Source information: RNAcentral holds the full RNA, with entries from SILVA. Small-subunit ribosomal RNA, 3' major domain from a sludge metagenome, 469 nucleotides, folded computationally. It matches the Rfam family "Bacterial small subunit ribosomal RNA". Gene Ontology terms of the family: ribosome and structural constituent of ribosome.
Context: one part of a larger RNA
RNA sequence: UGACGGGGGCCCGCACAAGCAGUGGAGCAUGUGGUUUAAUUCGAAGCUACGCGAAGAACCUUACCAGGGCUUGACAUAGUGUCUAAGACUCUAGAGAUAGAGGGAUAAUAGGCGCAUACAGGUGGUGCAUGGUUGUCGUCAGCUCGUGUCGUGAGAUGUUAGGUUAAGUCCUCCAACGAGCGCAACCCUUGUUCUUAGUUGCCAACAUUUAGUUGGGGACUCUAAGGAGACCGCCGGCGUAAGCCGGAGGAAGGUGGGGAUGACGUCAAAUCAUCAUGCUCUUUAUGUCCUGGGCGACACACGUGCUACAAUGGUCGGUACAAAGAGAUGCAAUAUCGCGAGGUGGAGCAAAUCUAUUAAAGCCGAUCUCAGUUCGGAUUGGAGUCUGCAACUCGACUCCAUGAAGUCGGAAUUGCUAGUAAUCGCAAAUCAGCCAUGUUGCGGUGAAUACGUUCCCGGGCCUUGUACA
Numbered sequence: 001u002g003a004c005g006g007g008g009g010c011c012c013g014c015a016c017a018a019g020c021a022g023u024g025g026a027g028c029a030u031g032u033g034g035u036u037u038a039a040u041u042c043g044a045a046g047c048u049a050c051g052c053g054a055a056g057a058a059c060c061u062u063a064c065c066a067g068g069g070c071u072u073g074a075c076a077u078a079g080u081g082u083c084u085a086a087g088a089c090u091c092u093a094g095a096g097a098u099a100g101a102g103g104g105a106u107a108a109u110a111g112g113c114g115c116a117u118a119c120a121g122g123u124g125g126u127g128c129a130u131g132g133u134u135g136u137c138g139u140c141a142g143c144u145c146g147u148g149u150c151g152u153g154a155g156a157u158g159u160u161a162g163g164u165u166a167a168g169u170c171c172u173c174c175a176a177c178g179a180g181c182g183c184a185a186c187c188c189u190u191g192u193u194c195u196u197a198g199u200u201g202c203c204a205a206c207a208u209u210u211a212g213u214u215g216g217g218g219a220c221u222c223u224a225a226g227g228a229g230a231c232c233g234c235c236g237g238c239g240u241a242a243g244c245c246g247g248a249g250g251a252a253g254g255u256g257g258g259g260a261u262g263a264c265g266u267c268a269a270a271u272c273a274u275c276a277u278g279c280u281c282u283u284u285a286u287g288u289c290c291u292g293g294g295c296g297a298c299a300c301a302c303g304u305g306c307u308a309c310a311a312u313g314g315u316c317g318g319u320a321c322a323a324a325g326a327g328a329u330g331c332a333a334u335a336u337c338g339c340g341a342g343g344u345g346g347a348g349c350a351a352a353u354c355u356a357u358u359a360a361a362g363c364c365g366a367u368c369u370c371a372g373u374u375c376g377g378a379u380u381g382g383a384g385u386c387u388g389c390a391a392c393u394c395g396a397c398u399c400c401a402u403g404a405a406g407u408c409g410g411a412a413u414u415g416c417u418a419g420u421a422a423u424c425g426c427a428a429a430u431c432a433g434c435c436a437u438g439u440u441g442c443g444g445u446g447a448a449u450a451c452g453u454u455c456c457c458g459g460g461c462c463u464u465g466u467a468c469a
Base pairs, nucleotide, nucleotide: 001469002468003466004465005464007463008462009461010460011459012458013457015453016452019416020415021414022413023412026307027306028305029304030303031302032301033300034298035297042053043052064293065292066291067290068289069288070287073119077118078117079115080114081113082112083111084110089102090101091100092099093098121282122281124280125279126278130276131275132271133270134269135267137265142181143180144179145178146177147176148157149156150155161172162171163170187259188258189257190256192228193227194226195225196224197223198222202217203216206215207214231253234247235246236245237244238243296435309409313368314367315366316365317364318363319362326355327354330349331348335344336343337342375406380401381400382399383398384397385396386395422445423444424443425442426441427440428439
């Protein structure tokens, strides 16, 4: 100087407390461990692994296993020889890779084939050789430097102290005076308003219509470009000041809400399987092609979720209101067939125009009457639809039948302070299809509680002790 202390002081955080909803019990989905297996590819491991890499494992992917093949190779550059085709496509053998036969036209700085060797190749190893990227402490308020001063020196000072702040934010004091990286602001979005502009959007007045449908209009909504607006600016109180408390005005008040933004560093943290790369290993195989299987196994254990156990509910009928995204190998309307998944068909739309598209919870009415039920939907049987060469291993969806556990969950434990929790649906990426109950967004309805900081956890500053570095 740090680190540590079941030392002290001050302060903060959904850290506790006060509340609300959960998890832990059930069934299922998913990830992991374990076990099994020819293989169940690999990585991730307290917080910071476990719906994680994976924003899509039937083949492919695919790295794993079994079998069948190839060896200058699936891919690149270079030498040499040879051909003018190779390929698509058709036939034969085969599980296919592959082998054989047929096969129209075109190009010549191109392409195929053979030989030889340099080499190619490796999702082989090492993340404890590395770059890059990422997690975490933590959006915590810290981390440093120049000059000066003090100290023999390591170092100290500044950065401490008194206030204040979300903040090393600012003020006052001070052997310090300044500065840098962080904080804040600048950026995006949302909340108010003005101006400009009115099509595909809108409709107050005038006509018109089943319908903003058409004429028309630019007022309103909205769209999208530019401004305005909030600064403790004004008033009162306290204070040397910084600032704090209250008030007015205001759409908004003291950082208005949200996002992006992550200092010096810590964990030899993660990643050689995104990529790049040193070294090392491999070279008729640890490379490469193919078929089939596996990654989907199942006495069990754990994590994360979904659905429930019901009446604030289930079922049936009627009826209302979104936002944000997507669409050409695409979204697909009207119509029509089917109980339905869906089929036929194809208007319109590269979309403020057309489409998916009826949002759901909600509201109105009817019924069920507390039961393992008209709750719950697992499981299983049967019949189908769709995607796709192909749904056996191993897809989703529909209909009929079946109708399991489950009556609110032990110890323990999680999230959340407001348009939040809870609850309700909608969309997108990936994607032929989908195991999505995941993820990322979007809007609808919309709470309760916070006395307080003694305690638990994490963190910041000062100080003290130390046989630790």